[in-house]
About this RNA
The RNA shown here (Bacterial RNase P class A) has 328 nucleotides and comes from Ramlibacter agri. The gene name in the source record is rnpB. Model confidence (mean pLDDT): 75 of 100. The sequence is in RNAcentral, with records from ENA and Rfam. It matches the Rfam family "Bacterial RNase P class A". Rfam classes the family as a ribozyme.
């Protein structure tokens, strides 16, 4: 210098204007929506996406239901050891394969328990036995056939030896079922239900009003369930985040110390415009440092929460290492 391998990180910065949304405070108790509960409108301060928030593939927390224990079925996992709340994840290591190498990949238990499968070629493909052929013997008039023994050729990944368990199966281990539209609480209107009282000896209603008349089967009260709607779950205290020249461990990780509180709805917020700087590409100019202009700046966006995996991603930064070439 060229080509690579592994690990970690960033995901444009600043200013101005206009918005959206959570919280707190102030203001107001007026106004609007609603039967109510409750919600909305103003001002100020303050919080407001990601490394994958994505796919919803795996594992958990949480919640409800179920549940004596065991077994069957079903689903899943699979060298060995460790990490973890748990895992199909991660770490270390053995073995196998790939790579010159740094490294990468692996559903990696069992095929003497049983079954199933194997393209093409080949006589024959997992059932057995024999496509060609030498010799011996035997049958036959011959052609040819039988038996025994030996040799050879060809096909194919594999020729009687085995292979495949990512086919069923067996072994060991794990798993109760459903999911935040879980679930818990509050709770209308209308209709229906139950109970009590009153009522055809005329109620409630009504003209009107002590009286009288009209009318003709309900009326009143209470209880309980479901629905709309509301609240919680739900986002300040956890498998939490940041820092440490702290300790243990090869490592995943565990422990200790210090600091921090960090989005959150259900029409569902996190945006738009302008300026400037940075970055990339192209064009033009310049010997050059550079200058000017134009364009671009990814993938994608929370929805109960967390740990993984997988997939997408314009560009950029840092560290460790390998191979080759050259120079000293």
């Nucleotide at each position: 210098g060229a080509a690579g391998c592994c690990c970690g990180c960033c995901a444009g910065g600043c200013c101005g204007c206009c918005g959206c949304u959570g919280g707190u405070g102030c203001a107001a108790u007026c106004g609007c929506c609603g039967a109510a509960a409750g919600g909305c409108c103003g001002c100020a301060c303050u919080g407001g996406a990601g490394g994958a928030a994505c796919g919803u593939c795996c594992g958990g927390a949480c919640u409800g239901c179920a549940a004596a224990g065991g077994g069957c079925a079903g689903c899943g996992u699979a060298g060995c050891a460790g990490g973890u709340a748990a895992c199909a994840c991660c770490u270390g290591u053995c073995c196998g394969c790939c790579g010159u190498g740094a490294g990468g990949c692996g559903a990696g238990g069992a095929u003497c328990a049983g079954a199933g499968c194997a393209a093409c070629a080949g006589a024959g493909a997992c059932g057995a036995g024999u496509c060609c052929u030498g010799c011996a013997u035997u049958c036959g008039a011959a052609a040819g056939g039988g038996u025994g023994u030996g040799g050879g050729g060809g096909u194919g990944a594999a020729a009687c030896g085995g292979g495949c368990a990512a086919u069923c199966u067996c072994u060991a281990c794990g798993c109760g079922c459903a999911g935040c539209a879980a679930u818990a609480c509050c709770a209308a209107a209308u209709a229906g239900g139950c109970c009590a009282g009153c009522g055809u000896u005329g109620a409630u209603g009504u003209g009107g009003c002590u009286c009288c008349g009209c009318g003709g089967a309900g009326c009143u009260g209470g209880c309980g369930g479901g629905u709309a709607g509301g609240u919680a779950g739900c986002a300040u205290c956890g498998a939490g985040c940041c820092g440490g020249u702290g300790g243990c461990g090869c490592g995943a990780g565990c422990c200790c110390c210090g600091g921090c509180c960090c989005a959150g709805a259900a029409g569902a917020a996190u945006g738009g415009c302008g300026g400037u700087c940075a970055c990339g590409u192209g064009u033009g100019g310049g010997c050059g440092a550079c200058c000017a202009c134009a364009c671009g700046c990814a993938c994608a966006a929370a929805a109960u929460c967390c740990g993984g995996c997988g997939u997408a991603u314009c560009g950029g930064c840092g560290g460790g290492c390998u191979u080759c070439a050259c120079a000293c």